Large-subunit ribosomal RNA, domain IV from Schizochytrium aggregatum, 354 nucleotides, folded computationally. The RNAcentral record of the full RNA draws on ENA.
Context: one part of a larger RNA
């Protein structure tokens, strides 16, 4: 001195990032349980009280010998010996009677997620996925969608109360405003616009022609070729419409009320429209330990309020919400070597002498 167990005055979390770890609860029967609440829970809430053993009236339970009856039958009726079981009285032992081992702490107020699931095999179990349940979009069936070069298969031996794909994510009250921008879907006048068709105009070759002593040069059809102009012509785009539980967005200035303050209220610029409802220092708040107000003796954390929302906000869902949860904070009761503060004890390594 390390690590496994034990036990500890007094006092009890004062340790600590945090009651980590340890104590502590713990069975069975009884009595009785609270807010809430979706009326199933919430519950084993919480809290109390008994428990060995002998004894066994009462009371259950099972029924022999025996009697009785008549339909003679595995029959029916009286009967109550014996056996077991037993609240209670009472009594008898111990420090201790679920005597060991086994074997729930438990309550309070908020946060996020409804829930049961799932997940990073090997640092992460969550507030992440995923969910029933909403909504939008597509798909009439050889269905859309997927796989494959293709045949083909799947979807489905199904057919819109069906399948595909997006988003949200129990229930509960809701779920505002903007269609300019991008998407997406309709619409089809205009403008634009491909290849195609079209084929003017130009123009390569050259048989002839014409030139002249020869030539040089000039025109030059057909056929074969370049290049090509008007016209004509598709979706698309432009252009007009819808459409946000489609991507998204959701304002500034200045004044103004008979203390002050403040601004219902006017002015004004801009804009597709300027953030409703509910929430707010919030898993979101920088200034911030914001200010009040609870708990402390003392609280950057917590709970309750307030709005000044740097930079909440409505299915990238708001706000609530019983149950749930090896989910993060916070407060308390019990409990206790976590500590004050360390001590002994059993055994086990190591290390030291022999």
């Nucleotide at each position: 001195c390390u690590g496994u167990g034990g036990u500890u005055a007094a006092g009890g979390a004062a340790c600590u990032c945090g009651g980590c770890a340890a104590a502590a609860u713990g069975c069975c029967c009884c009595c009785g349980u609270a807010a809430c609440u979706u009326c199933g829970g919430g519950a084993g809430a919480a809290g109390g009280g008994g428990g060995g053993c002998c004894g066994g009236a009462a009371c259950c339970g099972u029924g022999a010998u025996g009697g009785g009856a008549u339909u003679u039958a595995c029959u029916c009726c009286c009967g109550g010996a014996g056996c077991g079981g037993g609240a209670a009285a009472g009594g008898c032992c111990g420090c201790a009677g679920a005597g060991a081992c086994c074997a729930g702490u438990g309550g309070g107020a908020a946060g996020c997620g409804a829930c049961u699931g799932u997940u990073u095999a090997c640092u992460a179990a969550a507030a992440a996925c995923a969910c029933a349940g909403g909504u939008c979009c597509g798909u009439g069936c050889c269905a859309a969608g997927u796989c494959g070069c293709a045949a083909g298969a799947c979807g489905a031996u199904g057919u819109a109360u069906a399948c595909g794909g997006a988003c949200u994510g129990a229930c509960g009250c809701c779920u505002g405003c903007c269609c300019g921008g991008u998407g997406c879907u309709g619409g089809a006048a205009g403008g634009u616009u491909a290849a195609g068709a079209g084929g003017a105009c130009c123009u390569g070759u050259u048989a002839g022609c014409u030139g002249u002593u020869a030539a040089a040069g000039g025109c030059g059809a057909a056929g074969c070729g370049g290049a090509g102009a008007a016209u004509u012509u598709a979706a698309g785009c432009c252009c007009c419409a819808g459409u946000a539980a489609a991507c998204g967005g959701c304002g500034g200035u200045g004044g103004u009320a008979a203390c002050u303050a403040u601004a219902a209220c006017c002015a004004u610029c801009c804009u597709a429209a300027g953030g409703u409802a509910g929430c707010g220092a919030a898993a979101u708040u920088c200034c911030u330990u914001g200010u009040c107000g609870g708990g402390u003796a003392a609280g950057u954390u917590c709970c309750g309020a307030c709005c000044u929302g740097c930079a909440c906000g409505a299915a990238u869902g708001g706000c609530g919400u019983a149950a749930c949860g090896a989910u993060g904070g916070c407060g308390g009761c019990g409990c206790u070597g976590u500590c004050u503060c360390c001590a002994c004890c059993c055994g086990a390594g190591a290390c030291u002498c022999a």